[in-house]
RNA sequence: GAAGCAAUGCAGACCGUCGCGUUCGCGAAAGCGAAUGAGGAAAGUCCGGGCACCACAGGGCUGGUUGCUGGGUAACGCCCAGUGCGCGUGAGCGUGAGGAUAGUGCCACAGAAAUGAAGACCGCCGGAUUUCCGGUAAGGGUGCAACGGUGCGGUAAGAGCGUCACCAGCAAGGUCGAGAGGCCUUGGCUAGGUAAACCCCGCUGAAGGUGCAAGGCUAAGGUAUAGCUCGAGGCAAUGGCUGCCCGUCAUCUCGAGUUGCCGACGCUGCUAGAGGGUCCGGGCAACCGGGCUCCCAGAUAGAUGACGGUCUAUAACAGAACCCGGCUUAUGCGUUGCUUCCCUC
Numbered sequence: 001g002a003a004g005c006a007a008u009g010c011a012g013a014c015c016g017u018c019g020c021g022u023u024c025g026c027g028a029a030a031g032c033g034a035a036u037g038a039g040g041a042a043a044g045u046c047c048g049g050g051c052a053c054c055a056c057a058g059g060g061c062u063g064g065u066u067g068c069u070g071g072g073u074a075a076c077g078c079c080c081a082g083u084g085c086g087c088g089u090g091a092g093c094g095u096g097a098g099g100a101u102a103g104u105g106c107c108a109c110a111g112a113a114a115u116g117a118a119g120a121c122c123g124c125c126g127g128a129u130u131u132c133c134g135g136u137a138a139g140g141g142u143g144c145a146a147c148g149g150u151g152c153g154g155u156a157a158g159a160g161c162g163u164c165a166c167c168a169g170c171a172a173g174g175u176c177g178a179g180a181g182g183c184c185u186u187g188g189c190u191a192g193g194u195a196a197a198c199c200c201c202g203c204u205g206a207a208g209g210u211g212c213a214a215g216g217c218u219a220a221g222g223u224a225u226a227g228c229u230c231g232a233g234g235c236a237a238u239g240g241c242u243g244c245c246c247g248u249c250a251u252c253u254c255g256a257g258u259u260g261c262c263g264a265c266g267c268u269g270c271u272a273g274a275g276g277g278u279c280c281g282g283g284c285a286a287c288c289g290g291g292c293u294c295c296c297a298g299a300u301a302g303a304u305g306a307c308g309g310u311c312u313a314u315a316a317c318a319g320a321a322c323c324c325g326g327c328u329u330a331u332g333c334g335u336u337g338c339u340u341c342c343c344u345c
Base pairs, nucleotide, nucleotide: 001341002340003339004338005337006336007335008334009333010332012311013310014309015308016307017306018305020037021036022035023034024033025032026031039317043328044327046326047325048324049323050322051211052210053209054208058246059245060244061243064204066202067201068082069081070080071079072078083097084095085094086093087092098200099199103198104197105194106193107192121140122139123136124135125134126133127132148167149166150165151164152162153161168190170187171186172185173184174183175182176181215268216267217266221262222261223260226259227258228257229256230255231254232253233252237251238250239249240248241247275294276293277292278291279290280289281288282287
């Protein structure tokens, strides 16, 4: 110098003029003043929770989710640390990673044969001698895939036939590790792939359902053959208990009590929270504990802006709507550490 890898920071600054939301203060009011006013993703709404309501009654059946190990968390399909495998010269990165001897299914075309400890198309060997019979999975051919691979021995030709060497895989034993698993020794030669096919196993919850348009309170107005509350009866239908069935509850009928009840675009829920900053301690880390400190939008047709000037980099992607934790996607400018290669001293 070039090409990369990882981590991390900021998200325009200042001045002037005008304008908007919220809160507080002053004012009879109009209004005036002060403070404050989007994000790292506010986005997609894909996961997980909080919160709220429902009429929670249970029993049975059937589904769902997730999938290496250990940890973190309110929880997760998220995060951290590790293991195995794969990719990269490397810094590093990725990983849909339980089970294929529990069972069933499937493996197109090609091929003789696609799972049955099978299979003889060509070839090879032996016998017969045109054509047939037997042996053979070494060689050829087909295919993503043909039942361990290479060499040597062996044989009529061959074959893990050998238990001869090396390699791959499997099993058993030993050892190290908390575990996934690593390493060593021994053994039989060793029956493909597919579970993002059914299925089996473990985990989770017996799944709750619906989402702030949840839900709560009222004004005007309406309502008495009414509403609400309680009790009893009943299950034909509809609906709730939110997959289904049984059952049960409500609508229904009756009785009792009561004066209330219904009702908006109004008020509330609404933002102090698994909250931010900083310091100390524990932990490899995710994260946890403690001290101090800060208050940081709350609109409801929806404010957070416009113009001018200076600087800057033509300042990107983009805007809260109940609230959090994640993931994913969009996006500008930097900083630091590391890797590989080239050049110079």